[in-house]
Two RNAs folded together computationally: RNase P RNA and transfer RNA, 459 nucleotides in total. Its mean pLDDT, the model's own confidence on a scale to 100, is 75.
């Protein structure tokens, strides 16, 4: 650091789902009828028969969890909203190229960081657009800044010498230069050597660092080597607010369409009726659209087994070759169907394999991250 | 299934914008009175702000992850 596997095999019983059968229990639809009732008639109900297909049952065959089915943290797909328009708010993302239905995912690079190495890890745009933060400690912490130190050319004070005039030396709880060096801190306004100076200091100079402009050379491009000029010489925090670029309409299979049962489609009080109440699944204005047997509260009902069916599982599918590409992923060929439940299945016992098997289960559906976890095999560093 | 909140002594809360050692009531635990208790007086915080990581000089407080609770979500009128 990369791949695989997730007990195996035989028997026995036992579930889910699709197909085929057989059986006629139960109930619908349909057509029929020397039948019965209502009925003026058409209809309609009861019975019986016939035939469809549905539930139960039975009998065979085929076929059933994962690599995380899990967290629901991100992308899509779909499906409904009024095609979802403007603006403002909000939300995400962020180094370059590239993959992709999309992404915050992957791949391949750059850059920085750790590691002796193999490798590994990075929410990696802007701090010369603004505002904004820095506790404590320290002299100073954001238009820096002098404790203790250094200096005595200057001023002031004091003491001493003095040849008593200039004038020396020594001091200083003062004022003045200076920022090397000691000390603090997470952070102190470049380093190292000369040179200069009272002492110093990029104050000058030489090399390195580093900013910033410029210019060549590789590179698609982050970038990366260089050569010129300028002494230009601190920075940090945007996972703070903000700026710049880019992307985002909502809700989310309780989506959402059908059938089916059930009636008290009641009562009452408020608001409105086109100058319009309340709506349209976006926070908030704007626009559009809908709008009177309307709309919001109370109050008192109803019914379904929380009812069936459909979405509902053939798909950005899987294997298996070949091709293109470092890769991630595409293409084109071939094979193959691989859960679709709704109190919700995939179990359980036995006998053998040296090995008694970890984390754990589907619920629209996919791609991805993160989390949980046994055990096998390769490569590479020490 | 789907969506949306919350975690700070034992319990109920506070800690402006990130800044020193995270506070208060009750509860608790020691002393003091008491013959013992209660109740009063004095005294003492008993926590790694759910867990872990990361950003930052510094995090309860920004961000990411996971764990634990809890909440809503059918039809007709």
């Nucleotide at each position: 650091a990369g791949g695989c596997c997730a007990g195996g095999u035989g028997g026995c019983c036992g579930c889910g789902g699709c197909g085929g059968g057989g059986c006629g229990g139960c109930g619908u639809c349909g057509c029929g009828u020397c039948g019965c009732c209502c009925g003026u008639g058409g209809c309609g109900g009861c019975a019986c028969g016939c035939g469809a297909g549905g539930c139960a049952u039975c009998c065979c065959g085929c076929u059933g969890a994962g690599g995380a089915a899990a967290g629901u943290c991100c992308g899509g797909a779909c499906a409904c909203c009024g095609c979802a328009g403007a603006g403002c708010a909000g939300g995400g993302c962020g180094c370059u190229g590239g993959a992709u239905a999309a992404c915050g995912u992957c791949c391949a690079g750059c850059c920085g960081g750790g590691g002796a190495a193999a490798c590994c890890c990075g929410a990696g745009g802007g701090a010369a657009a603004g505002c904004g933060c820095a506790a404590c400690a320290g002299a100073g912490a954001g238009c820096a800044g002098a404790c203790c130190g250094c200096c005595a050319g200057c001023g002031g004070c004091c003491u001493c010498c003095a040849u008593c005039g200039c004038g020396g030396a020594g001091g200083u709880g003062c004022g003045g230069g200076c920022a090397a060096g000691g000390g603090u801190g997470a952070a102190a306004c470049g380093g190292u050597g000369g040179g200069g100076u009272a002492a110093g200091a990029g104050c000058c100079c030489a090399c390195c660092a580093g900013c910033g402009g410029u210019c060549c050379u590789g590179g698609u491009g982050a970038c990366a080597g260089g050569g010129c000029c300028g002494g230009c010489u601190c920075g940090g925090c945007a996972a703070g607010c903000c700026c710049c670029g880019c992307c985002c309409g909502g809700u989310g299979c309780a989506a959402g369409g059908c059938c089916g049962a059930a009636u008290a489609g009641g009562g009452g009080a408020g608001c409105g009726c086109u100058u319009g109440a309340g709506g349209g699944u976006u926070g908030c204005u704007c626009g559009c659209c809908c709008g009177a047997u309307g709309c919001u509260c109370c109050c008192g009902g109803g019914u379904c087994a929380c009812g069936g069916c459909c979405g509902c599982u053939a798909g950005a599918g899987g294997c298996g070759u070949c091709c293109g590409g470092u890769g991630a992923c595409g293409g084109g060929c071939g094979u193959c169907c691989c859960a679709g439940a709704u109190g919700g299945a995939u179990g359980g016992c036995c006998a053998c394999c040296c090995a008694c098997g970890a984390c754990a289960g589907a619920a629209u559906c996919c791609g991805g991250c993160u989390u949980a976890u046994g055990g096998c095999c390769u490569g590479c560093u020490a | 299934a789907g969506g949306c909140c919350a975690g700070u002594a034992g319990c109920u809360c506070u800690a402006a914008c990130g800044g020193u050692u995270a506070g208060a009531g009750c509860a608790c635990c020691g002393g003091a009175c008491u013959c013992c208790a209660a109740a009063u007086c004095c005294g003492g915080g008993u926590g790694a702000u759910g867990g872990g990581g990361g950003u930052u000089c510094g995090a309860a407080u920004c961000c990411c992850u996971c764990c634990u609770g809890g909440c809503c979500u059918g039809c007709c009128a």